RNA sequence: CUUUAGGCACGCUAGGGUUCCGGUCCUGUGAAACAGGGCGCUGGUCCGAGAGCGCGCCGGCCUCGCUGGAGGUUACACGGAGGGAUAAAAGCCCGGGAGAG
Numbered sequence: 001c002u003u004u005a006g007g008c009a010c011g012c013u014a015g016g017g018u019u020c021c022g023g024u025c026c027u028g029u030g031a032a033a034c035a036g037g038g039c040g041c042u043g044g045u046c047c048g049a050g051a052g053c054g055c056g057c058c059g060g061c062c063u064c065g066c067u068g069g070a071g072g073u074u075a076c077a078c079g080g081a082g083g084g085a086u087a088a089a090a091g092c093c094c095g096g097g098a099g100a101g
Stems, first nucleotide, its partner, number of pairs: 006058003010054003015047002020044002022041001023039006059074006076096001078099001082094003
């Protein structure tokens, strides 16, 4: 420097905040219902991993067979700051980035 040790999807988890639900506190009231406001507050909805788990499809490579195909394989992986989206945030995206070994 080059290369497919490739690409995509689904389910789940670590994790994440607050649009909705719920909770809680305050107010409208002496009480209930209801309404408004504050608070991420165990949770539900929601977001969610290249380097987490499971699994499917396509593709690459190798072997066998050859009319159609079948089997195997697809390794390894430390990582800021800053920015972006969404209601908001994050192990999401920028990003197998910058950098390090």
The RNA shown here (Guanidine-I riboswitch aptamer) has 101 nucleotides and comes from Sulfurimicrobium lacus. The organism belongs to Sulfurimicrobium, within Bacteria. Its mean pLDDT, the model's own confidence on a scale to 100, is 83.